Model confidence (mean pLDDT): 82 of 100. A computed fold for a 531-nucleotide part of an RNA from a Microcystaceae cyanobacterium, annotated as large-subunit ribosomal RNA, domain I. The full RNA is in RNAcentral, with records from ENA. It matches the Rfam family "Bacterial large subunit ribosomal RNA". Rfam links the family to the GO terms ribosome and structural constituent of ribosome. On this family, see Yusupov et al., Science 2001: "Crystal structure of the ribosome at 5.5 A resolution". Lineage of the source: Bacteria > Cyanobacteriota > Oscillatoriophycideae > Chroococcales > Microcystaceae.
Context: one part of a larger RNA
RNA sequence: GGCUAAUGGUGGAUACCUAGGCACACAGAGGCGAAGAAGGACGUGGUGACCGACGAAACACUCCGGGGAGCUGGAAGCAAGCAUUGAGCCGGAGAUCUCCGAAUGGGAUAACCCCAAGUACAUCCUACUGAAUAUAUAGGUAGGAAUGAGCCAACCCAGCGAACUGAAACAUCUUAGUAGCUGGAGGAAAAGAAAUCAAUCAGAGAUUCCCUAAGUAGUGGUGAGCGAACGGGGAAAAGCCUAAACCAAAGAGCUUGCUUUUUGGGGUAGUGGGACAGCGUCAUGGAAUCAAGCGGUUAGACGAAGCAGCGAAAAACUGCACCAGAGAAGGUGAAAGUCCUGUAGUCGAAAACUUAAAGAUACUAGCUGUAUCCCGAGUAGCAUGGGACACGUGAAAUCCCAUGUGAAUCAGCGAGGACCACCUCGUAAGGCUAAAUACUACUGUGUGACCGAUAGCGAAACAGUACCGCGAGGGAAAGGUGAAAAGAACCCCAAUAAGGGGAGUGAAAAAGAACAUGAAACCAUUAGCCU
Numbered sequence: 001g002g003c004u005a006a007u008g009g010u011g012g013a014u015a016c017c018u019a020g021g022c023a024c025a026c027a028g029a030g031g032c033g034a035a036g037a038a039g040g041a042c043g044u045g046g047u048g049a050c051c052g053a054c055g056a057a058a059c060a061c062u063c064c065g066g067g068g069a070g071c072u073g074g075a076a077g078c079a080a081g082c083a084u085u086g087a088g089c090c091g092g093a094g095a096u097c098u099c100c101g102a103a104u105g106g107g108a109u110a111a112c113c114c115c116a117a118g119u120a121c122a123u124c125c126u127a128c129u130g131a132a133u134a135u136a137u138a139g140g141u142a143g144g145a146a147u148g149a150g151c152c153a154a155c156c157c158a159g160c161g162a163a164c165u166g167a168a169a170c171a172u173c174u175u176a177g178u179a180g181c182u183g184g185a186g187g188a189a190a191a192g193a194a195a196u197c198a199a200u201c202a203g204a205g206a207u208u209c210c211c212u213a214a215g216u217a218g219u220g221g222u223g224a225g226c227g228a229a230c231g232g233g234g235a236a237a238a239g240c241c242u243a244a245a246c247c248a249a250a251g252a253g254c255u256u257g258c259u260u261u262u263u264g265g266g267g268u269a270g271u272g273g274g275a276c277a278g279c280g281u282c283a284u285g286g287a288a289u290c291a292a293g294c295g296g297u298u299a300g301a302c303g304a305a306g307c308a309g310c311g312a313a314a315a316a317c318u319g320c321a322c323c324a325g326a327g328a329a330g331g332u333g334a335a336a337g338u339c340c341u342g343u344a345g346u347c348g349a350a351a352a353c354u355u356a357a358a359g360a361u362a363c364u365a366g367c368u369g370u371a372u373c374c375c376g377a378g379u380a381g382c383a384u385g386g387g388a389c390a391c392g393u394g395a396a397a398u399c400c401c402a403u404g405u406g407a408a409u410c411a412g413c414g415a416g417g418a419c420c421a422c423c424u425c426g427u428a429a430g431g432c433u434a435a436a437u438a439c440u441a442c443u444g445u446g447u448g449a450c451c452g453a454u455a456g457c458g459a460a461a462c463a464g465u466a467c468c469g470c471g472a473g474g475g476a477a478a479g480g481u482g483a484a485a486a487g488a489a490c491c492c493c494a495a496u497a498a499g500g501g502g503a504g505u506g507a508a509a510a511a512g513a514a515c516a517u518g519a520a521a522c523c524a525u526u527a528g529c530c531u
Stems, first nucleotide, its partner, number of pairs: 001530009016480002020451002022448007029440002031151002039100003042055003046078002050074002052059001061094006070082003105114003115118001121148002123145007155186001156184005166173001170221001196204002208235005218226002239432003242376001246265009270410001272375004276369004285363001288361003295354004300347003306320004321338002323327001329341003381405008391417001412427005467474002487515001490502004
């Protein structure tokens, strides 16, 4: 020096555990904000640096309920107090709520400064003023208006809109109207009551979503790829209001009997409807408003049944019992239906919020008929250039945009995938509309062939922290004494240190705080063998 074995040290793997995560289901809520939000800064305690709570009325104030013996947060100790005249705690309603922040009197390097102490700005209303420019208008000033702004995870609608990539290269194409940026809204949004489909004969009857049709018909450097619809089956179902013709009132203009404006009535359809003329009318309906009651949410209450031995400790085991509308779960010194909290079941609100059907109020109708009038215009259509449609210009219908052109009014007009005829279907150029559908930052309950500390959220722990970066930004590590601190009085070695030895506690200290288990690498000691 090597090998083997044993005993230690070091180290923190493994098994066990869970305080934290992950995913989903159901229910709630789906917003907050000039009545100053979200997010912060600074303060507030007898002793507090931090976290949480609170705001100069500052670890808290008032009232109304619940509850019933302790309390002065995490978090010990000391001190001083509070509480059955009901504290602390839980719920409801109020009060207070510094400064910054949309930040809004002015300014500024956020949490600060200044003054005359202010709704800054925008919008709307009223009044007064008032240019070029005569009437006017723009503008200005004052007063008024609890209208806006800012924040927020996803879902939704709209505008703008890539590239890597695939095509085994690449340009049309694809990725993809995706990512990203912007604007806007709601608890959902959007869409929506046919100028729709269908069609052999016949029919259907707003929209949305799911299954299917179907990877079909198509489209496509006919490459890569993209990819319907009709029809069928379900979920959910709900239909309405205007413009115009005509009538009335008020106003304006002038050619003085017309035109026009505003308001009210009227009217809403495709077996065409309405105006107009005639005859009739309080039934029905819902999505409007209202406030009581039932119910629900925000605290809670009652709630069955077991003892002994063993052991440090019993819930395990043994023995003999009991309850069960309760044998869900968690805790308790090992594994508990009967010890505790609970569970099944039953009950409960002064206050606030919510609330279906029903109720009250308001509103709400039809039939017949010739002629005349009305039935949404720079619109439809067409041409050119683009875009969307599964559809890449194609035979390309349909829808939208830009430029140009430019109809008809029911004997009308549009569609049925070029176009024409016939036939059928519908009635554009105004608007509203629940439900079925999408999502979850947030609250409650529950579940898991989800994780168990290099896993699971980045974060089980004072984590978006420490730390890094000028900055945008990046971003950790770190869990377990014991049933209970009973956390080691006292003695000794040492330097009044660190560390250790006794003693004591404890079931255990080879559980001693560098604390449960304690693998390997690595380092020693002892023994044997080899060199």